RNAcentral holds the full RNA, with entries from ENA and Rfam. The part of an RNA shown here (large-subunit ribosomal RNA, domain II) has 690 nucleotides and comes from a Candidatus Latescibacterota bacterium. Taxonomically the source falls in Candidatus Latescibacterota (Bacteria, Pseudomonadati). The prediction has a mean pLDDT of 84.

Context: one part of a larger RNA
């Protein structure tokens, strides 16, 4: 700690409320108690106190189908125009231990402990050896006398090492242990405030206490044990047969309230109403949100124009004139706003009318609830990093309370809401190489990275598809042959500057064509080159932008590990276009049960058709079944075999029921009522057994 077998939890008494049944009925009804019959889970009758109802209204006096408020009311308030009562059933509320278990506590008692522990009293014991060597006494030594010194003697001491003794310093074992504090190694004190035996005194708000809240008979911030006592638990945990219909919330207000309540919303059941509801449509209404915009109210940019101030300089000087700034208002040009608005949807609300549709619609009474910890996801927002499987409103849809197919597994995401059966069909989503049911299908294309099978800012002659531009058979682009000059080494500056340090300028000649010169190159020059032209070639060449897939950007920790695998390259990928299959509890088909509603039939009980509905936690309702006991009854059976046990068939949707065999060896139903100690897989349930 499982396991089997018994036991184990919404009861009982009075009450409230309301439902259903009986009984009397404007009346209803008897309690204690007694009396008679009579031994029964008795009944009967007296017995009229009491108690509900039959009238309200006022604070009351008090009036009265009315009364109060008031001087009054044609005004308010509350009434009145009529059913109750008593018993019994079921739900329910109170008061009681009030479903069952379960505290830690808290209060009482001439209760009960000091054989363990603390402190005390009395009275006994016990401490191996060893070392130190005090006062004191003596010799000697010394002093003027003490002083002071040395020897010997001597035995002090909460003195020292160190056994029994008493203790527990650190470490290790040991932790279902040898032991509910132990073994081993060190380790402390061991003539002392020591230890220790017998006997005896202190005690529970009390003892004791070299004081640690420590001890007071193995857990003491109040022993134990008995009572109060079934404390008290808004807290956990359990709560026991079956079958039918419905089916929640996790919101809001308030709360010494936040894991509890109370109303409210939302579920159920019964009335009562009967389309008042919801969904479509048409018409008509509210508004300031998304956007948008700058016309207000802030913010905010560039510019003109400049009231208006600051500086500064000059001058003919309380100025006046130049020049530089800073700037309101106003003009133009662009802007931003959740607490801006000249504007303004859509969705959603409101009304109003139609018709169609909706058999668990809506509304109001009335009895029962349960919930008041939610959670995700998608859309608009706050918050917070436009972070979080975050937190916090609003809208929806889903789980929660939903199984079943996809999504490799996966509450929530896609489909789609399971009465049962079926070796029958058809479809959603999602899929058809293989694992694995269906296409190695079709058509046209992309894509070479296994990209598909994780990422970004950037970044690149990847690679398609398209738009534009420039050149070009009067030869382009690319190569290769030549040519690439003159005035001039331009002016300037420089030690020097000659196309090439640096500064301005950058003309002209001759030319097929060449710049006052693109890059190396020299101290400067030289020298290579290119821009420009010519031949040669020979047909397409350069640029720019849109966009498909791709490529780098890309590094992690036990295992490949970011396709569920295997494995795929004109895919078994990735656009598009159609086509055919497979897929579910979802739809259809066949047979079945049940529940509503509508008709039909029936005097009712049911019966029959058609439609429609049958996921279910809390929860509310409804219909059974079994168990013991009571009446009928010790009645029917019953040794030709009662009850109980084992087993097998059959009926019932189930719970369960019959029947029979066997087994046993003396009791006992069913059927109709009646009443409860009435149903166990769970409570770290209790006893017992294995």
């Nucleotide at each position: 700690a499982u396991c089997u077998g018994a036991c184990g939890a919404g009861u009982u008494a009075u009450u409230u409320c309301a439902u259903c049944g009986a009984g009397c009925a404007a009346g209803g009804u008897u309690a204690a108690u007694g009396u008679c019959u009579u031994u029964g889970a008795a009944g009967a009758c007296a017995g009229c106190a009491g108690c509900c109802g039959c009238a309200g209204c006022g604070a009351a006096a008090g009036c009265g189908a009315g009364u109060c408020c008031g001087a009054a009311a044609u005004g308010g308030g509350c009434g009145a125009u009529u059913a109750g009562u008593u018993c019994g059933a079921u739900g329910u509320u109170a008061u009681a231990g009030a479903c069952c278990c379960g505290a830690a506590g808290c209060c009482c008692g001439u209760g009960u402990g000091a054989g363990c522990u603390a402190u005390c009293c009395a009275u006994g014991g016990u401490c191996a050896g060893g070392a130190u060597g005090a006062a004191c006494u003596u010799c000697g030594a010394g002093u003027a006398a003490c002083a002071u010194c040395g020897g010997a003697g001597g035995a002090a001491g909460g003195u020292c090492c160190g056994a029994a003794c008493c203790g527990g310093u650190g470490g290790g074992u040991c932790u279902u242990g040898c032991a509910a504090u132990a073994c081993c190694c060190u380790c402390g004190g061991a003539u002392g405030a020591a230890c220790u035996g017998u006997g005896g005194a202190u005690a529970g708000g009390a003892g004791u206490g070299a004081a640690a809240g420590g001890c007071u008979a193995a857990c003491c911030a109040a022993a134990c044990c008995g009572g109060g006592u079934g404390a008290u638990a808004g807290c956990u945990g359990g709560u026991u047969c079956u079958c039918c219909c419905c089916g929640a919330a996790a919101u809001g207000u308030u709360u010494c309230u936040a894991g509890g309540a109370a109303c409210a919303g939302u579920c159920u059941u019964u009335g009562a109403u009967g389309u008042u509801u919801g969904g479509u449509g048409a018409c008509g209404g509210c508004g300031g949100u998304a956007g948008a915009g700058c016309a207000c109210u802030a913010a905010a940019u560039g510019g003109g124009c400049g009231a208006u101030c600051u500086c500064c300089a000059a001058c003919u000087a309380a100025g006046u004139u130049g020049g530089a700034g800073a700037a309101a208002a106003c003009c133009c040009g662009a802007u931003u706003a959740a607490a801006c608005u000249c504007c303004g949807a859509a969705u959603a609300c409101c009304g109003u009318c139609a018709g169609c549709u909706a058999u668990g619609a809506g509304u109001c009474a009335a009895g029962g609830a349960a919930a008041g910890a939610g959670g995700c996801a998608g859309u608009g927002g706050g918050g917070g990093c436009u972070a979080a499987g975050c937190u916090u409103c609003a809208u929806u849809g889903c789980c929660g309370a939903a199984a079943g197919g996809g999504g490799a597994a996966u509450a929530a995401c896609c489909c789609a809401g399971a009465c049962c059966a079926c070796c029958g069909g058809c479809u959603a989503a999602g899929g058809u190489c293989c694992c694995u049911a269906a296409a190695u299908a079709u058509a046209a294309g992309c894509u070479a990275a296994g990209u598909g099978g994780c990422a970004a800012a950037a970044g690149a002659u990847g690679u398609g598809a398209g738009u534009u531009u420039a050149c070009u058979a009067a030869g382009a682009c690319a190569g290769c042959u030549g040519g690439g000059a003159u005035g001039u080494u331009g002016g300037c500056u420089u030690a020097g500057a000659a196309g090439c340090a640096g500064c301005a300028a950058u003309c002209a000649u001759u030319u097929a064509a060449a710049g006052a010169g693109u890059g190396c190159g020299u101290a400067a020059c030289a020298g290579c080159u290119c821009a420009c032209c010519a031949g040669u070639c020979a047909a397409g060449u350069g640029g720019a932008c849109u966009u498909g897939c791709g490529c780098u950007g890309a590094a992690a920790a036990u295992u490949u590990a970011c396709c569920g695998g295997g494995g795929c390259u004109a895919a078994a990928g990735c656009u598009u276009a159609a086509u055919a299959c497979c897929g579910a509890a979802g739809c259809c088909g066949u047979g079945g049960c049940a529940a509503u509603u509508a008709c039909u039939c029936g005097c009712a009980a049911g019966a029959g058709u058609a439609a429609u509905u049958g996921g279910g936690u809390a929860g509310g309702g409804g219909a059974g079944c079994g168990u013991u006991c009571u009446g009928u009854u010790g009645u029917a059976g019953g040794u030709u075999g009662a009850a109980g046990a084992c087993g097998c068939a059959u009926c019932g949707c189930g719970a369960g029921a019959u029947g029979c065999g066997u087994u046993c060896g003396a009791c006992g139903a069913a059927g109709c009522a009646g009443a409860a100690g009435u149903g166990a897989u769970u409570a770290u349930g209790u006893c017992a057994g294995a």